[in-house]
Context: one part of a larger RNA
RNA sequence: CCGCGGUUAAGGAACUAGGCAAAUUGCCCCCGUAACUUCGGGAGAAGGGGGGCCUCUGCUGGUGUAGGCACGUGCUGCCGAAGCUGGUGGGGGCCGCAGAGAAUAGGCCCAGGCGACUGUUUACUAAAAACACAGGUCCGUGCGAAGUCGUAAGACGAAGUAUACGGACUGACGCCUGCCCGGUGCCGGAACGUUAAGGGGACGGGUUAGCGGCCUUUCGGGGUUGCGAAGCUCGGAACCUAAGCGCCGGUAAACGGCGGUGGUAACUAUAACCAUCCUAAGGUAGCGAAAUUCCUUGUCGGGUAAGUUCCGACCUGCACGAAUGGCGUAACGGUCUGGGCACUGUCUCAACCGCGGACCCG
Repeated sequence: CCGCGGUUAAGGAACUAGGCAAAUUGCCCCCGUAACUUCGGGAGAAGGGGGGCCUCUGCUGGUGUAGGCACGUGCUGCCGAAGCUGGUGGGGGCCGCAGAGAAUAGGCCCAGGCGACUGUUUACUAAAAACACAGGUCCGUGCGAAGUCGUAAGACGAAGUAUACGGACUGACGCCUGCCCGGUGCCGGAACGUUAAGGGGACGGGUUAGCGGCCUUUCGGGGUUGCGAAGCUCGGAACCUAAGCGCCGGUAAACGGCGGUGGUAACUAUAACCAUCCUAAGGUAGCGAAAUUCCUUGUCGGGUAAGUUCCGACCUGCACGAAUGGCGUAACGGUCUGGGCACUGUCUCAACCGCGGACCCG
């Protein structure tokens, strides 16, 4: 010096990002316990007092002897000292610094954020305000259900049947959950427009049995050119024809969205009011410098001698806002933030002791 453990004058958080760590508290009995509350709770709230041993005495439980009484004499019934053994009071006394004498063995309170709660999680840096959760809503599904796995058979769903099952979002409870359907999605719509293969074949092209013209011929034919039926074949218009898309509606606890400018009141300031532009509609209630506020340590108030944090307000919301839920909320939390009491080697500021190392000598 390092690790673990112990003690400490005076002070008592001055330490520190932060009381991290340590200390305090701790058991049983009695007294006594606030706000708030979903009346269960909060509560072991908080805060106090008592606790050992000896002796005397009272009450009481168990067991139950001697003895007594009764008669139906029995292993009888009733009463019942004593003894043994538990519980609980009262009086007196004794000792120590200390009587839950050791060990085990809650520190408490106030205010706020988040999440209702008990639970779950990143096996090896995260336990949380994340996940889940009862409860709420929407959508799908009529049973060979929807959905899921499988090529299929088949299976799960379910030996269930809409008070059921699947999917999505929200997340106890209380009060609530505004406006927009223009875009996207979904749902509905026997019409109309568009639209594939397919059907349909008007019409056109190719081929040529045959026919014609011209040249040529040994009269058998040969060459060249034109027309051209049927068949085969190539192309092909009108017209018929589904979903989809267009179109017309609905739907936001579907994805989502929820304005700008100018002026105006008898001090000033502000603007209930007016005008105007744009929009599908321009943010209602509630909340608000917030787990959200950039400017910002906003401003005011509280707490401190002193407070970028905290609490209460204000509203100028850079960029809250209503089931990507809004605002509250008792209880709960190894949660986060601020404050207080108690207590302490966290600190002023360090010292000593024990054990084990490092290190030195051998």
A computed fold for a 362-nucleotide part of an RNA from Thermobispora bispora, annotated as large-subunit ribosomal RNA, domain IV. The coordinates come from a structure-prediction model, not an experiment, and the mean pLDDT is 88. Its Rfam family is "Bacterial large subunit ribosomal RNA".